[in-house]
Molecule: c-di-GMP-I-GGC riboswitch aptamer
Organism: Nitrospirota bacterium
RNA sequence: CCCGAUAAAGGCAAACCCACUGCGAGGUGGGGGCGCAAAGCCUUGGAUCAGGUCAUGUGCCUGAUAGCCGGGCUGCCGAAG
Numbered sequence: 001c002c003c004g005a006u007a008a009a010g011g012c013a014a015a016c017c018c019a020c021u022g023c024g025a026g027g028u029g030g031g032g033g034c035g036c037a038a039a040g041c042c043u044u045g046g047a048u049c050a051g052g053u054c055a056u057g058u059g060c061c062u063g064a065u066a067g068c069c070g071g072g073c074u075g076c077c078g079a080a081g
Stems, first nucleotide, its partner, number of pairs: 002081001003078002011036002016031006034067001040073003044070003047065007054057001
């Protein structure tokens, strides 16, 4: 470094519920805990979703999802191999 234990110490937090917020996809906080070794960070490619737009197209614009798949950056622990 690869790798990832029925290891240790910690971390994050799906559905659902409540409050707030956004036209919306969604977001934030609290409860909750399905899961996660990058479920830390970045919309850079794709995908999906929402709103808008027109000349209705494999269109364009603006957004959302980093817990959809890639990519980039960073990082805790240390058995076996």